[in-house]
Predicted 3D model of a 79-nucleotide RNA (c-di-GMP-I riboswitch aptamer) from a marine sediment metagenome.
Rfam family: c-di-GMP-I riboswitch aptamer. From the family's description: GEMM was predicted in a large-scale screen for bacterial structured RNA regulatory elements.
Its mean pLDDT, the model's own confidence on a scale to 100, is 86.

RNA sequence: GAUAAAGGCAAACUUUUCGAAAGGAAAGGACGCAAAGUGACGGGCCUUGGGAAAUUCCCGUGGCAGCCGAGCCGCCGAA
Numbered sequence: 001g002a003u004a005a006a007g008g009c010a011a012a013c014u015u016u017u018c019g020a021a022a023g024g025a026a027a028g029g030a031c032g033c034a035a036a037g038u039g040a041c042g043g044g045c046c047u048u049g050g051g052a053a054a055u056u057c058c059c060g061u062g063g064c065a066g067c068c069g070a071g072c073c074g075c076c077g078a079a
Stems, first nucleotide, its partner, number of pairs: 001076001008033002013028006031066001037072002041069003044064003048060005
C1' cells in the first nucleotide's frame, strides 16, 4: 500500500498486585492502532532528590515507545 482477506495489539475505567512517586504487571474492558512489534539513541514530557543568581535554570534518580525523529526486526498483499 486496496472500501480485500487472514491474523494481531488494546486507551479510559474497574479489580488485584509491585513501587516513595511517576509508572509497571495480571485479569476484565475497547478508545483507538498498519508497526499501538522492539530498544530510552536524540528531542520532549512526567516523577523524585539536591543546588543556584529562582515565573526559570543546572546536576543526579526512576519512568513514558499509545508525543516526535531516527535505529532494529516483522504479518498480509490485489492492481